[in-house]
RNA sequence: CUCUUAUCCAGAGUGGCUGAGGGACGGGCCCAAUGACGCCCGGCAACCUGGCCGGCCGCCGCCGGACGCUGGUGCCAACUCCCGCGGAAUCCGGGGUCCCCAGGAAUUCGCU
Numbered sequence: 001c002u003c004u005u006a007u008c009c010a011g012a013g014u015g016g017c018u019g020a021g022g023g024a025c026g027g028g029c030c031c032a033a034u035g036a037c038g039c040c041c042g043g044c045a046a047c048c049u050g051g052c053c054g055g056c057c058g059c060c061g062c063c064g065g066a067c068g069c070u071g072g073u074g075c076c077a078a079c080u081c082c083c084g085c086g087g088a089a090u091c092c093g094g095g096g097u098c099c100c101c102a103g104g105a106a107u108u109c110g111c112u
């Protein structure tokens, strides 16, 4: 860089330092001097790894299970905070007239 597969509504500090914005972007809606964001410590989790148990098959290897002991990612406000692209159907009032037009609201499925 390309391809394939699976999961994403759970979980995670009343600590230290710092000091102004932050939640990618746009629109919302939120967090934040009662200290957000960031860094350190700490933690969550079990995707991979080393290790343990069982099975295939004696080895390489593969499959499964329990743990969280090693190391590696990731994560520690809000459903990946909501929506954004496409489809479906529902409701509301308005305009034209028997079926359409645009707008608003919430819902659902899929793609990215």
Stems, first nucleotide, its partner, number of pairs: 013041001015040003021031003025084004042076003047072002050069001052065005085110004090105003094101003

The RNA shown here (SAM riboswitch aptamer (S box leader)) has 112 nucleotides and comes from an Armatimonadota bacterium. The coordinates come from a structure-prediction model, not an experiment, and the mean pLDDT is 80. Rfam family: SAM riboswitch aptamer (S box leader). Rfam describes the family as follows. The SAM riboswitch is found upstream of a number of genes which code for proteins involved in methionine or cysteine biosynthesis in Gram-positive bacteria. Rfam links the family to the GO term regulation of gene expression. The source organism's lineage runs through Bacteria, Bacillati and Armatimonadota.